Predicted 3D model of a 691-nucleotide part of an RNA (large-subunit ribosomal RNA, domain II) from a Bacteroidales bacterium. NCBI's taxonomy places the organism under Bacteria, Pseudomonadati, Bacteroidota, Bacteroidia, Bacteroidales. It was read from a public genome assembly. The coordinates come from a structure-prediction model, not an experiment, and the mean pLDDT is 84.
Context: one part of a larger RNA
RNA sequence: GCCUACGAGUUACUCCUCUCUGGCAAGGUUAAGUACUUAAAAGUACGGAGCCGAAGCGAAAGCGAGUCUGAAUAGGGCGAGCAGUCAGAGGGGGUAGACGCGAAACUUUGUGAUCUACCCAUGACCAGGUUGAAGGUCCGGUAACACGGACUGAAGGACCGAACCAGUUGACGUUGAAAAGUCUUUGGAUGAGUUGUGGGUAGGGGUGAAAGGCUAAUCAAACUGAGAGAUAGCUCGUACUCCCCGAAAUGCCUUUAGGGGCAGCCUCGAGGUUGAGUUUUAUAGAGGUAGAGCUACUGAUAGGAUGCGGGGGCUUCACCGCCUACCAAUUCCUGACAAACUCCGAAUGCUAUAAAAUAUACUCGGGAGUGAGGCGCUGGGUGCUAAGGUCCAGCGCCGAGAGGGAAAGAACCCAGACCAUCAGUUAAGGUCCCCAAAUGUAUGCUAAGUUGAUCUAACGAAGUUCGAUUGCACUGACAGCUAGGAUGUUGGCUCGGAAGCAGCCAUUCAUUUAAAGAGUGCGUAACAGCUCACUAGUCGAGCGAUCGGGCGUGGAUGAUAAUCGGGCAUAAAGCAUACUACCGAAACUGUGGAUUGAUGCGCUUGCGUAUCACUGGUAGGGGAGCAUUCCAGUCAGCACAGAAGGUGUGUCGUAAGGCAUGCUGGAGCGUCUGGAAAAGCAAAUGUAGGC
Numbered sequence: 001g002c003c004u005a006c007g008a009g010u011u012a013c014u015c016c017u018c019u020c021u022g023g024c025a026a027g028g029u030u031a032a033g034u035a036c037u038u039a040a041a042a043g044u045a046c047g048g049a050g051c052c053g054a055a056g057c058g059a060a061a062g063c064g065a066g067u068c069u070g071a072a073u074a075g076g077g078c079g080a081g082c083a084g085u086c087a088g089a090g091g092g093g094g095u096a097g098a099c100g101c102g103a104a105a106c107u108u109u110g111u112g113a114u115c116u117a118c119c120c121a122u123g124a125c126c127a128g129g130u131u132g133a134a135g136g137u138c139c140g141g142u143a144a145c146a147c148g149g150a151c152u153g154a155a156g157g158a159c160c161g162a163a164c165c166a167g168u169u170g171a172c173g174u175u176g177a178a179a180a181g182u183c184u185u186u187g188g189a190u191g192a193g194u195u196g197u198g199g200g201u202a203g204g205g206g207u208g209a210a211a212g213g214c215u216a217a218u219c220a221a222a223c224u225g226a227g228a229g230a231u232a233g234c235u236c237g238u239a240c241u242c243c244c245c246g247a248a249a250u251g252c253c254u255u256u257a258g259g260g261g262c263a264g265c266c267u268c269g270a271g272g273u274u275g276a277g278u279u280u281u282a283u284a285g286a287g288g289u290a291g292a293g294c295u296a297c298u299g300a301u302a303g304g305a306u307g308c309g310g311g312g313g314c315u316u317c318a319c320c321g322c323c324u325a326c327c328a329a330u331u332c333c334u335g336a337c338a339a340a341c342u343c344c345g346a347a348u349g350c351u352a353u354a355a356a357a358u359a360u361a362c363u364c365g366g367g368a369g370u371g372a373g374g375c376g377c378u379g380g381g382u383g384c385u386a387a388g389g390u391c392c393a394g395c396g397c398c399g400a401g402a403g404g405g406a407a408a409g410a411a412c413c414c415a416g417a418c419c420a421u422c423a424g425u426u427a428a429g430g431u432c433c434c435c436a437a438a439u440g441u442a443u444g445c446u447a448a449g450u451u452g453a454u455c456u457a458a459c460g461a462a463g464u465u466c467g468a469u470u471g472c473a474c475u476g477a478c479a480g481c482u483a484g485g486a487u488g489u490u491g492g493c494u495c496g497g498a499a500g501c502a503g504c505c506a507u508u509c510a511u512u513u514a515a516a517g518a519g520u521g522c523g524u525a526a527c528a529g530c531u532c533a534c535u536a537g538u539c540g541a542g543c544g545a546u547c548g549g550g551c552g553u554g555g556a557u558g559a560u561a562a563u564c565g566g567g568c569a570u571a572a573a574g575c576a577u578a579c580u581a582c583c584g585a586a587a588c589u590g591u592g593g594a595u596u597g598a599u600g601c602g603c604u605u606g607c608g609u610a611u612c613a614c615u616g617g618u619a620g621g622g623g624a625g626c627a628u629u630c631c632a633g634u635c636a637g638c639a640c641a642g643a644a645g646g647u648g649u650g651u652c653g654u655a656a657g658g659c660a661u662g663c664u665g666g667a668g669c670g671u672c673u674g675g676a677a678a679a680g681c682a683a684a685u686g687u688a689g690g691c
Base pairs, nucleotide, nucleotide: 001691002690003689004688005687006686011096012095013094015093016092017091018090019089020088021087022086023085024084027052028051029050033046034045035044036043037042056063057062066078067077068076069075099237100236102234106227107226108225110223111222117201118200119199120198121197122196123195124194125193126191128160129159130158131156135152136151137150138149139148140147164188165187166186170183171182172181203219205215206214207213240625241624242623243622244621245620250263251262252261253260254259264370265369266367267366268365269364270363271362277358278357279356280355281354282353283352284351285350291344292342293341298338299337302334303333304332305331309327310326311324312323313322314321373398374397375396376395377394378393379392380391381390382389403414404413405412418593419592420591421590423589424588425587429583430582431581432567433566434565438580440579441578442577443576444575445574451569452568459554460553463551464550465549466548467547468546469545470544471543472542480538481537482536483535484534486511487510488509491505492504493503517532521530522529594615596613597612598611599610600609601608602607603606626680628677629676630675631674632673633672635670637669638668645664646663647662648661649660650659651658652657
């Protein structure tokens, strides 16, 4: 992991409440018990104790369809004006373990020191080798000691190293040979040594050369039984089918925030009315948002004019006075800002009335679930006009929604799936191939593979195309080529120099001219030189400038694998505009069928039939069924001429399932009507067994 079996809303109660069925009804009902009957379960009769109801209000005395408060005959509160009760069944609640499994823990009774910690008693063990303390003896030495030497001696938590004890390093082992080992290496090895046997200390206790270590593979409080089915606002699981409806993730409160209470939203039943609900249109309203505005307020605000007042300077003993590239009130002109500004002011929404359409809305009662929401668009707060951020509001969707499109995809676009169908029409989106349908028509644009359904800017650029405005041009433009581009003059000043060209000034003037600046740039130390403006000739038709639009270009750097989903595509299969055809979904339609509801008809009153509508669905509410086991009755049921069970086949039913039959099997089993449940398994790291 699979298979088989087992495995979770049960039972009790003088309890509460609601619904249904039945009896009786201002009443309803017996309990224990007694008697009778019966094989038994049970039944019948008696039994009125008791309980509920028929009257309430008040703390109570008490009063009573009223009563309490109150001075009150007021007002107000609670009542009266609506039938209950007994039994059975069901929904929900309460008390009990109360749908099942699951703690860590707590209390208490005991059991453990055969492991291990420490202690007590009594025993045992430590190959071999090394070192050579004190002391002693002899000799030397001293006044005597001291001291020195040799020999002797045998001390030591001494040295090396087996047994023994330990466990340092590395490797192996890691479903091991082993729930702590093996090999190598290493520490101690006469000591605070090791070890045998017997004994002692016990759970908030022991023991501890102290690691919270050890206390029987268990230790920040052992193990065992019991309280005990502790408690678990937590996690997981909770078993057959079909049909109808169908949520919520919000508000207030909560030692409350992943839990609850009440309300909201769902469902089932009942009810009745000045038909309340919803939508549209019209009319009438309240309002201060968007916008806009501000010499209409409050505040903020740029430039200019005016310049109260102030600062600074001058003057003066002081006052007065004068000045100002300063600040600046007020007023005026121009411009312009505001969630907590408004002289103004929509749309939408809201309220009311009327009409039309539609079919809800509301009240009471039974049952819930929800009270973690999420994304998109819009209006806002917060944040960085950051976030797949966060907090509100409006709408939609997902949640609980399948189908088509977006390559792929909860939420985007289209569209809400009752079933069948080898029928049709469309939506979004598409029509070269993958891939259903146009290599469609018309006119342009793009040359960048831009692009071909995610994303880019400031800025740059004779890319290309279209439009607008404007200038020049056959009296010859623009570009090119040829020629000229002069004179006063080296203008004046400055300067070492300054001659068109370092710089300054200017009435940048005048002359000759077709034209030529007191000079556009290069150049020289300064000149020189080259060139331009300007002019003529040549040439012969368009040439410039500015602004705007379209498509493109640079800017352009990312992490699994280059690429539009791919192949590929250039008068496109790209972009733009217009048009036609086609494809394309569970949408719509055709045909057949089913469910539910409404209406109509027929009657057997829950069936038949017709029409119309309806039938996505999680939590959840409601309805109808299937199957299993047992009981009672029933079929004078079936069965060795073959029951149940097993395994095939066929067939019926919307489904759970039913029926028939072959083989197997070898002794029990069913139909119908009711009743009762140990009543349905895929999941609980479920339990047991098998593989």